[in-house]
Context: one part of a larger RNA
Order: sequence, then C1' cells, then structure tokens
RNA sequence: GAUCGAAUGCUGACGGCGUGGAUGAGGCAUGCAAGUCGCACGAUAUGGGGGCAACUCCAUAUAGUGGCGUAAGGGUUAGUAAUACAUGGAUAAUCUACCUCUGACCUGGGAAUAACGGCUGGAAACGGCCGCUAAUACCGAAUGAGGAGUUUCGGGGCAUCCUGAGAUUUCAAUGCGGGGGAUCGUAAGACCUCGUGGUUAGAGAAGAGUCCAUGAGGUAUCAGCUAGUUGGUGAGGUAAUGGCUCACCAAGGCUAAGACGUCUAGGCGGAUUGAGAGAUAGACCGCCAACACUGGGACUGGGACACUGCCCAGACUCCUACGGGAGGCUGCAGUCGAGAAUCUUUCGCAAUGGGCGCAAGCCUGACGAAGCGACGCCGUGUGAGCGAAGAAGGCCUUCGGGUUGUAAAGCUCUUUCGCUAGGGAACAAGAAAGACGUAAUAAUAAUACGUCAAUUUGAUGGUACUUGGUAAAGAAGCACCGGCUAACUCCGUGCCAGCAGCUGCGGUAAUACGGAGGGUGCAAGCAUUGAUC
Repeated sequence: GAUCGAAUGCUGACGGCGUGGAUGAGGCAUGCAAGUCGCACGAUAUGGGGGCAACUCCAUAUAGUGGCGUAAGGGUUAGUAAUACAUGGAUAAUCUACCUCUGACCUGGGAAUAACGGCUGGAAACGGCCGCUAAUACCGAAUGAGGAGUUUCGGGGCAUCCUGAGAUUUCAAUGCGGGGGAUCGUAAGACCUCGUGGUUAGAGAAGAGUCCAUGAGGUAUCAGCUAGUUGGUGAGGUAAUGGCUCACCAAGGCUAAGACGUCUAGGCGGAUUGAGAGAUAGACCGCCAACACUGGGACUGGGACACUGCCCAGACUCCUACGGGAGGCUGCAGUCGAGAAUCUUUCGCAAUGGGCGCAAGCCUGACGAAGCGACGCCGUGUGAGCGAAGAAGGCCUUCGGGUUGUAAAGCUCUUUCGCUAGGGAACAAGAAAGACGUAAUAAUAAUACGUCAAUUUGAUGGUACUUGGUAAAGAAGCACCGGCUAACUCCGUGCCAGCAGCUGCGGUAAUACGGAGGGUGCAAGCAUUGAUC
C1' cells in the first nucleotide's frame, strides 16, 4: 500500500447493487417448509333434476384403497488425509423410473382387503373380533414378435465379448375417457373410431455404481506395520468386478520416494495479495462429497440404508388416569444460551423452476420481492456567482499590525436529493368462450394441431419514472499537526497529570501532555484493534 462474511469508538443525508450466525454440529415455544390425481376404484355427504317408491342421473366435496412424487429442491461442514476431491482413462465387470424415437402385443379367469356396518378395549396414542364390497391393488392360466438360460455350427474381435442360424427350457399385460352412421341385440352393449394408459424388446438422452493412474497438509520427540492380513481354488452374495463374505491351501503384503501412528482439515472451480515466482485462505456463487439428536439396522423402491419414513438402543424434553405414550429447526422466520459479533415469527406464487394432474388447477419459506444493519463497493448531495486593502467577534502581536478571510453579512441566481400535489410503467409469456382451416376417421361428431379472438392473470406497487409547487431552504464529520509524515502558535501543567507505532516527550517559556486559535489529510465517513499478502 492492498484486502476482510470483520469488531470497537465518534459521527451519520439519499439511492443502486451485493452481503449478513465465522463461536455451542448447544437446547428449542409457535407458525409454515410435499403433496397431488375422482379421466384407476368402491363409498359417503351436500345441492339439483327424474321417479309413487325402490332407485337413477348431474355437479361439488372428501376419509379410504390405488398411482406418481416424497432419493429432487433447501440446510450445514461434525466426521473424513482417502470408501472423499481434481484431472485423465477403463467398464469385454454394470444399472437406470419419468422423457424421446422404433417394433410387437394387451386373451380369458380367480381369491381377498381397506373404506363401510355391528360389537368391543384404552385416559390417550392407538387398537381387537365378526360381517360386506371395488379396482390400473393381488394371484393363477393362455399366447410368445421378442428377451433370458443351456447347447450345436459359423463370422468378427482385445480373454470371459459382439453377432448370425438351429434345438430345447422359461418369462408379459389393465384398463380409463370421448364420439358415432349402418348392422345385431329386449336391454346393457356388441361393433367402428379417436385419445390416453399397460406389457415386452431395441436405440437415444440424461444420470448413477465400480476400477486404475497422477496430484494435493504437519509431525521421525511415531520405525517398523499387518492373520481376512497377501495370494490361490471353490462357493455364497451383488445390477456389477473383487477377501465383499465363507471353507480349504500357500506364506505372503506394505515400509526411509516415510508404511504404521498421531495432530490438523471437507475437496475443487475460483478468491486475496504480489511485477512475477510465490504466500495465504476456500465467505457469497457453481460442481462434488459427507451428515441430519447420538449409535446401529434393514424395509420399500429405478434410485435411500432415506433431514420433516420405519425398527432397536441411549441421552434429553413433554403428556399421563402411572398402565403407557409423544418428539427431533445442520429448512424459512423466530427464541434462550455462549460470544467481540451477524437480520423480519413480512408479502406473493405475478415471473423462473419443481411435483401431481388429460386439463382447469392445487402445492411449493425453492424462488421472486419487500424489511433491518454505512457490513462492503459504486453513484449523488450538503449550493452557485458577485462581494472590503478587508465589518464585528475569536486568536496572536514587536501594539505598528497580522490571521480567521471572499469567509460572513449583503446582492443576483439555481432546485439535484428531500418534502408535497398530480400522472404513471416494464417485468405478461400465457389461459381462454367462440369462429375458420387442416389431419385422422365411415363421419359434417368427438379429438389433435394451426390461424383469428370476446374476456382475463402483477406480490413488488400507486413503486420506478415523470410534471408542477416549496425555499438556500432539511443534510459534515473524524483523525492528525517533534522526526519518520502533509500540517504551529498561545495558555494550563511542572518527571505530576499524561502521551507513545519506532525514536522518545513531560523535572517552570513543552510546536510531543490537556485546552484554545490556526492548519493538514480523508470524507458519509473517519480512526483504532484484529487478520492476510
């Protein structure tokens, strides 16, 4: 000199953009943070229509079964010195729901169960028994384009791989919504057709698993470490290789290029500084990893050994009728504690993105906004011109004067920002009644697509911006002045009180202490402290 997620003191006008729990991964009141689908299913309630009634139709709502999602998004950095991370490879050792493209198929049955009803236990949490019912829930059967296993014969290749033909064994499925002319049928409907969904196979996209090499902390006041240890055979297990696990066999494997131990630590892109080499550090933003009260475990699933799922143990907190139960803010706000120290229990789904849904839409503390903090950076203002050989006052004085000082007053102007009164955005893309056209179709219907389009969607916000009004009006401080180092005099004090980064200053004329006048530097900041180069 530069920098900071800073803190402290004094001071403090406005705006924009950023940024803000670094310490106790300490404990948490309260609210919200993951739902959605009735176009999978039975049912109930409410309203309406039809019917004498039983019942039936339509609309809306929902607890339950079922599907998808909850493995994303959000938080934190405790652990981890290598099961992490970065870069480059390998997978002939692998998997992949949703999405895109392509091919083929979707036949015919069965048994339950929740909801519901009855009885009943418990303070509650939550149950128990009996009975009824549905499905895209569950279980057999059929078919096999195709896949998988075994086997035979070829081709290619990098071993165990890829591919072609044959034999044999085995493996699927579910419906739902809309529309309809002829024909059949008492009717339901069959039938035709459109959309969506399901099953199977292949390819893609994107993602994930595993392996290898290289790189990247301190310490030798850690020198030896290791029995599933190192390798083999066989088996189990996994999506998959492998001591991953197990049985048997062998005795190996690592180490001074630092094994093993111990201390410290999330890693990287990037950041700060520096001419560079380097040094320091890893806030915000992005990628990866790990964790979710502590420890352990599996279940479901394409994916978890799962932050707001389950089970067990533990500590802690709460409820209890004492028998037993409930909980997990390292989500967003907020609270207590500890600390030098770090914000609102705000608004909105209007935009972007995500989940579900045919859609309308619903949910979204992601996100978009606003609020607080000079915490940082940037911008703007606190007025401009004229105005005396120079008012008053202050200070100094050699008493002549000097200085504050064009500074003020005064005159002439301007009005940024603020305040006030009007006007007033962009961020909006979409959605959509209806009309027309095209595709497909038996079809002028329904559906899909395209064009036009009534109507309609903004949290921020009456904000930004802009016009008028107002009056110099409402807006300057902080540190320093012996030398280093820009800036000097007087008074007080008298080795006292005090100052101090270094040198040092103060014991009666202190430019070094305290005050005043004056000056210097920076400026909505200034200075100090801490930290890094």
Source information: A computed fold for a 533-nucleotide part of an RNA from a metagenome, annotated as small-subunit ribosomal RNA, 5' domain. The prediction has a mean pLDDT of 83. Its Rfam family is "Bacterial small subunit ribosomal RNA".